This is a predicted structure of a 347-nucleotide part of an RNA (small-subunit ribosomal RNA, central domain) from an uncultured bacterium.
[in-house]
Context: one part of a larger RNA
RNA sequence: CUGGGUUUAAAGGGUGCGUAGGCGGCGUUAUAAGUCAGAGGUGAAAGCUUGCAGCUUAACUGUAAAAUUGCCUUUGAAACUGUAGUGCUUGAAUCACGUUGAGGUCAGCGGAAUGUGACAUGUAGCGGUGAAAUGCUUAGAUAUGUCAUAGAACACCAAUUGCGUAGGCAGCUGACUGGGCGUGUAUUGACGCUGAGGCACGAAAGCGUGGGUAGCGAACAGGAUUAGAUACCCUGGUAGUCCACGCCCUAAACGAUGCUAACUCGAUAUUUGGACCUAGAGUCUGAGUGUCUAAGGGAAACCAAUAAGUUAGCCACCUGGGGAGUACGUUCGCAAGAAUGAAACUC
Repeated sequence: CUGGGUUUAAAGGGUGCGUAGGCGGCGUUAUAAGUCAGAGGUGAAAGCUUGCAGCUUAACUGUAAAAUUGCCUUUGAAACUGUAGUGCUUGAAUCACGUUGAGGUCAGCGGAAUGUGACAUGUAGCGGUGAAAUGCUUAGAUAUGUCAUAGAACACCAAUUGCGUAGGCAGCUGACUGGGCGUGUAUUGACGCUGAGGCACGAAAGCGUGGGUAGCGAACAGGAUUAGAUACCCUGGUAGUCCACGCCCUAAACGAUGCUAACUCGAUAUUUGGACCUAGAGUCUGAGUGUCUAAGGGAAACCAAUAAGUUAGCCACCUGGGGAGUACGUUCGCAAGAAUGAAACUC
């Protein structure tokens, strides 16, 4: 290389947009680059292969054929691919009307709870645990009531729900804004699919500057437990968690399942559109989200129209375990580190 694979054995890129490239709907006309057929030239000899022959045989040698899968010239064919022209509407996009939702950004507002402060009532405990202690408290705590204030998160609704490319998104209202879906005798007319590089987005933690800090809480301190206890439990508590701007770019970033298109028995629940009527627990038809199951697949578990079934196109990735996601080099980063990524040796 061929071949085989990627849910769980090694292996799907975290996600999107998109450049090059690869691949590409239905007709028709031309061309003849690819393709196919015929003819010619060349493809040295030796060697290889096959037939026959010569040394007594063999090795060896001779002779003939085949092969040399290639290249060039020329004459044709026109189905397929390419190229050029012309047309089509079913792929794709646009438009009109309708519809859907925790999709996004910004601003404003709300109540419960918690902490703190003030005042009032009130008196000896409170708190915490398996049991305790550290801790708080007669300088009046805990508890109860009223008022004030701060930050963060939004009970019920709530769901096997919904939306988003992924990360993710949930109190209410407004402004701005992205997408999806349905219907159409509307428009364009293949404008498509994938996508190496590239660009953008990307939870949490972490970093920089400036704010903020109620609760929680790495580190840290103390109390317990224990043989010990640098833990699990308890009392405190700094960074952080929150906001603005700028970085970082990693996750079991998971459906451990790349994207697109087509085809393949049924049942049932649910979200959201459309059509019909006999108006019901109805029928039909789209787009999602689940469960069960047939064929089929699978090592099995299981998957099964949301495929891991049957096919096509494109990309990414895998090739025994350890060494090792390490070393070296390079790129990026303020740093932490990230990306790329071996070998010796060993089993």